[in-house]
This is a predicted structure of a 1458-nucleotide RNA (small-subunit ribosomal RNA) from an uncultured prokaryote. The RNAcentral record of the sequence draws on ENA. Its Rfam family is "Bacterial small subunit ribosomal RNA". Gene Ontology terms of the family: structural constituent of ribosome and ribosome.
RNA sequence: GCCUAACACAUGCAAGUCGAACGGCAGCACGAGGAGCUUGCUCCUUGGUGGCGAGUGGCGGACGGGUGAGUAACGCGUAGGAAUUUGCCUCGUAGCGGGGGAUAACUCGGGGAAACUCGAGCUAAUACCGCAUACGACUCUUUAGAGGAAAGCAGGGGACCAUUUAGAAGCUCUUGCUGUUGGAUGAGCCUGCGUCGGAUUAGCUAGUUGGUGGGGUAAAGGCCUACCAAGGCAACGAUCCAUAGCUGUUCUGAGAGGAAGAUCAGCCACACUGGGACUGAGACACGGCCCAGACUCCUACGGGAGGCAGCAGUGGGGAAUAUUGGACAAUGGGGGAAACCCUGAUCCAGCAAUACCACGUGUGUGAAGAAGGCCUGAGGGUUGUAAAGCACUUUAGCUAGGGAGGAAAGGUUAAAGUUUAAUACGCUUUAGCUGUGACGUUACCAACAGAAUAAGCACCGGCUAACUCCGUGCCAGCAGCCGCGGUAAUACGGAGGGUGCAAGCGUUAAUCGGAAUUACUGGGCGUAAAGGGCGCGUAGGCGGAUAUUUAAGUCAGAUGUGAAAGACCUGGGCUCAACCUGGGAAUAGCAUUUAGAACUGGCAGGCUAGAGUCUUGGAGAGGGGAGUGGAAUUUCUGGUGUAGCGGUGAAAUGCGUAGAUAUAGGAAGGAACAUCAGUGGCGAAGGCGAUCGCCUGGACUAAUACUGACACUGAGGUGCGAAAGCGUGGGUAGCAAACAGGAUUAGAUACCCUGGUAGUCCACGCCGUAAACGAUGUCAACUAGCCGUUGGGGACCUAGAGUCUUUAGUGGCGCGUAGCUAACGCAUUAAGUUGACCGCCUGGGGAGUACGGCCGCAAGGUUAAAACUCAAAUGAAUUGACGGGGACCCGCACAAGCGGUGGAGCAUGUGGUUUAAUUCGAUGCAACGCGAAGAACCUUACCAAUCCUUGACAUCCAGAGAAUCCUUUAGAGAUAGAGGAGUGCCUUCGGGAAAGCAAGAAGACAGGUGCUGCAUGGCUGUCGUCAGCUCGUGGUGUGAAAUGUUGGGGUAAGUCCCGUAACGAGCGCAACCCUUGUCCUUAUUUGCCAGCGUAAUGGUGGGAACUUUAAGGAGACUGCCGGUGACAAACCGGAGGAAGGUGGGGACGACGUCAAGUCAUCAUGGCCCUUAUGGGUAGGGCUACACACGUGCUACAAUGGUCGGUACAGAGGGUUGCGAAGCGGUGACGUGGAGCUAAUCUCAGAAAGCCGAUCUUAGUCCGGAUUGGAGUCUGCAACUCGACUCCAUGAAGUUGGAAUCGCUAGUAAUCGCGGAUCAGAACGCCGCGGUGAAUACGUUCUCGGGCCUUGUACACACCGCCCGUCACACCAUGGGAGUGAUUUGUACCAGAAGUAGGUAGGCCAACCGCAAGGAGGUCGCUUACCACGGUAUGAAUCAUGACCUGGGGUGAAGUCGU
Repeated sequence: GCCUAACACAUGCAAGUCGAACGGCAGCACGAGGAGCUUGCUCCUUGGUGGCGAGUGGCGGACGGGUGAGUAACGCGUAGGAAUUUGCCUCGUAGCGGGGGAUAACUCGGGGAAACUCGAGCUAAUACCGCAUACGACUCUUUAGAGGAAAGCAGGGGACCAUUUAGAAGCUCUUGCUGUUGGAUGAGCCUGCGUCGGAUUAGCUAGUUGGUGGGGUAAAGGCCUACCAAGGCAACGAUCCAUAGCUGUUCUGAGAGGAAGAUCAGCCACACUGGGACUGAGACACGGCCCAGACUCCUACGGGAGGCAGCAGUGGGGAAUAUUGGACAAUGGGGGAAACCCUGAUCCAGCAAUACCACGUGUGUGAAGAAGGCCUGAGGGUUGUAAAGCACUUUAGCUAGGGAGGAAAGGUUAAAGUUUAAUACGCUUUAGCUGUGACGUUACCAACAGAAUAAGCACCGGCUAACUCCGUGCCAGCAGCCGCGGUAAUACGGAGGGUGCAAGCGUUAAUCGGAAUUACUGGGCGUAAAGGGCGCGUAGGCGGAUAUUUAAGUCAGAUGUGAAAGACCUGGGCUCAACCUGGGAAUAGCAUUUAGAACUGGCAGGCUAGAGUCUUGGAGAGGGGAGUGGAAUUUCUGGUGUAGCGGUGAAAUGCGUAGAUAUAGGAAGGAACAUCAGUGGCGAAGGCGAUCGCCUGGACUAAUACUGACACUGAGGUGCGAAAGCGUGGGUAGCAAACAGGAUUAGAUACCCUGGUAGUCCACGCCGUAAACGAUGUCAACUAGCCGUUGGGGACCUAGAGUCUUUAGUGGCGCGUAGCUAACGCAUUAAGUUGACCGCCUGGGGAGUACGGCCGCAAGGUUAAAACUCAAAUGAAUUGACGGGGACCCGCACAAGCGGUGGAGCAUGUGGUUUAAUUCGAUGCAACGCGAAGAACCUUACCAAUCCUUGACAUCCAGAGAAUCCUUUAGAGAUAGAGGAGUGCCUUCGGGAAAGCAAGAAGACAGGUGCUGCAUGGCUGUCGUCAGCUCGUGGUGUGAAAUGUUGGGGUAAGUCCCGUAACGAGCGCAACCCUUGUCCUUAUUUGCCAGCGUAAUGGUGGGAACUUUAAGGAGACUGCCGGUGACAAACCGGAGGAAGGUGGGGACGACGUCAAGUCAUCAUGGCCCUUAUGGGUAGGGCUACACACGUGCUACAAUGGUCGGUACAGAGGGUUGCGAAGCGGUGACGUGGAGCUAAUCUCAGAAAGCCGAUCUUAGUCCGGAUUGGAGUCUGCAACUCGACUCCAUGAAGUUGGAAUCGCUAGUAAUCGCGGAUCAGAACGCCGCGGUGAAUACGUUCUCGGGCCUUGUACACACCGCCCGUCACACCAUGGGAGUGAUUUGUACCAGAAGUAGGUAGGCCAACCGCAAGGAGGUCGCUUACCACGGUAUGAAUCAUGACCUGGGGUGAAGUCGU
């Protein structure tokens, strides 16, 4: 321990008791008497006894128990009050006399199915009714009086009667009864204060508010009634709606608070729903009555019965809540004199880990660190002393024993006391005996046996303690928030391990806390949400200084209360604890009272510093209304005049030969007022600008005087309030929404242009909003300065448009100290420090929207939500990135030039396509003559075929064998088969085996150019050879960060100088390195040769000068001069010099960016294949070809082609090589072989050039593709698929569209030479030299970059972000013809039961009366009130509502624009 259905209930029990009130006696038991006989049984009689069903009567059924529907209320809480009552109990006081008439039960007779009921007759009482009495009290009263009560029963003894018992007068005791005064307890009533939400509920009220008379009640009172008055409540929230039992307390919290009102305790309300009364001390009554309604049950259909929100229990509802148990043993209650009876109150037990507390599931030892599991760099680690094993213990549990306390009473016997006449009866005390336990097989104690019978749940990404493996692969799933999962998941699932709690653990729901996130304690409003558009002013709030008084607030003390329980402190009892129990302290508040008088308030008095008034004076676009003026635009008019005007980025529409534009004169009309003019003035704000009168508001100033707190703020209220808009009537020059046309554009309902209507203007009336902004409410006080300005005053004076000084006030600017601020910023005009009052805010969206109200002619305004949805939205600042932002600077970036590409043919690479395969990679710059410095086979990774399976390759192991070589068959070959040769080393001759080799067998393993460059290392590209990127310490900022690194100069440069809260330093720049340019020294062969010498050749004798070679040095540093600059750095010019301002070139590439490239160079994690994704072979493919692109070569020709002659390099290569001379061939080449391992020999003739000749502008004597034929070379092999040569052929192409590339000097352009790779195969690549220009005004623009600054809603950073319509899906919501339900107002009808009043009628025992009759009662009828019900008409709320409709939200990649 039913939080939901105050939903419905079968069955049993939950309130009875008293014979000591009464008449009685059915049933039971016991007597007595009688009869029958079977002698222990049956029948009959007898209230005689114990007792007792039913009945009369008394007390109790108003307590106890349940529930929380209703109730927002004197219901509850707290503190008080007066006009009341109170059975039983208690202290007093006075009584209890004497009569009467009935009636149940019972008997008889009826009715009815039943419930029940009717009639006749008998009877009793502590039932009922008179009479008597009534001190005191009570009621009435004319103050004399009058009225009004009762009941007995039991015990004892017992005169008398009597044979005894029994009965019985009087006596006595107890109890009961009656009147009454008090008490106690309970109850009723009244009041102050407190007690939830909504104003999208603002007015409510007719018995309403009060008075008087009357009535009524136990009692005050409009509680009721008649009359009179017109009140009463409400912004301090009435009325209405919604919700709710209230409190002590409980949970939480540091507290203040917030939430709740289970158990326990106090109060209230209710008892199927609604109404009503009766009885009674007490009820309008849970287990009583009457009526109405709904429902259920019985019925013989006529009629009846019922009320679990008592305890169990059932159905139902629900996520969800127990036994149809035991006992009155204890505690209490009712009745009784008592025994005793009753008691689902209560005490116990049962069920539920629902909660709290305690306990157990073992303890010690035990390393071979067992097995198994899991992980593993393979060594081991971990589970883990954990287990096993050994030694112990026995709580709890099991088994069978013992065994408290909860018990006090009660009864009986005895004694004492008391009462009394009494040794009776009672009562009290003591003692003995007897005797009462549901729980209960109790708690507890000891005994036997044995580790035996006993561990789970959640979690392990962070918050948050705890990590690995496998599986899965944005799937499955997880998730409180952030988030995890797309092939290496500590986040999913499993496992191992771990962590936390533990007979529990976790989830869900709820409350408080954290949340200062509703802020009283304790928040805010310039930019984050938030100051009303601005005044005036009501209520309210708040208020200068002074002396008295008062005591409302306030402060102090005392008293009362603040129930118990709970909480706190401290003791005690259960073995501890939970739990139980004793004592204490504390308690907000409220009430009463005493004292005080500083402060606030009140009454009354005086004061002048706040506020205001009279007077003086000047300033001002302050307001209203009425005149006047000139310039300009436009139009009209008549002149002059002629072809255009106008407009734009450029145009066109438009106007114009019917005379425009232009020009000068005249006229008309409307609107606005140039200059002055000013971060100037005025006004509350909106706002106000020509000028002159008139009317008028406010501020300021000077100096007295006066009033005496009159002040400030201001919910509602009221007034003003830009522009646009609306109504009526005017007006209309210019401008100009809408509209039309022309342009622009992809479109252009826009921006631009030409026109043009409302409107703009005036009068009157509405509207009431703006980024109505200083995004900053009004008033007051205080808190450093500086500058300018407006108005006024004073002093000095040279008398001015002056100077100087000073003071006060107003409006305003920039800076800035303190202080404040999240920062930005504000800073005497505060956003500082304070005070007073008002307004407003509480995550973003939905939404300033819907509905409702109010206002408005409308447009619309104002007030103002919710559902739903998101985990953000926002502010300020920081660093980047970006900008069709700005400033500065650089670069073959543009410009100026030269030459190309893009067109042609071919070469080469790529895409695409094709294919059995066209292997793979590279894809903007930064892929595309790239990997590939060279694919016929090989390469080769691809394809089809074929073969092998410890393998082509590495290591290990057992046994056997030297190794090796040759021949031959089949086959495309790999391979398979056959045959032969050969027998090694050491040796003790028995034999042995260290190393190497090959074959076959079984395994470990090999192997993979298979996947992942988004798991990686390494290497590389790119921004970019751009000048940047950082750090330490210091000082700055809350911080991110910043400073340094910015600024002024200057440089190729963050190179340097100066300045500077910075001072230094590092990686970059530069330099150091290589090369080239000049000179010197040294050296002198294979190189060189001036002078010697020689024979024609540096061939050689010689030489060492020159060139060259290769070692070492020198030289260049803005060093010197002049100028500029800031006395700097630096720049410009000059001298000298081979070279001049980093001399030229190279190597060298900061922090980083691009998940850039590469797993196919290599290495490598993971995954995958293992008779295949490995390995071998031969063939094919990588070379395909409608097409597209990139990079090149050759050209298109005369600065050229062809032919002849002739000159000058550099740097390289060479023994598997370069290969000379000579000879052959038209030639490729062949032959030949000297020389050379190279400054010696060779490749090797450089070409353009120069000198001549020819061609003469043509598809050519240009161009050479393509094709045919013939050859050469390499190579095993040139078919697919090589290069070259010769003969022949002779295509396109006549300088190339849009676009685009390179280059700034020995450069571009042009010319040839060499090398790597390589058997062969360059138009490519890497080098070399020859000839050798043009141009750069300059930085506007294009591209890229650097630095500073600015804006930003971007940060995967503009290839960013992002808005709205439309289309689709889903969700909630508004409107909606209506429909249904509930609640409620008003008016009316109706009127059960009941009470009260009335009363024609019927009936009646007590009293009165001789009687008739009366008094009185009762039934009936009727009136008033009234429940249910009904009719009509409103209001409110809820639900629902059509393929109806409005907007809103969410959703993956949709559409259109931007």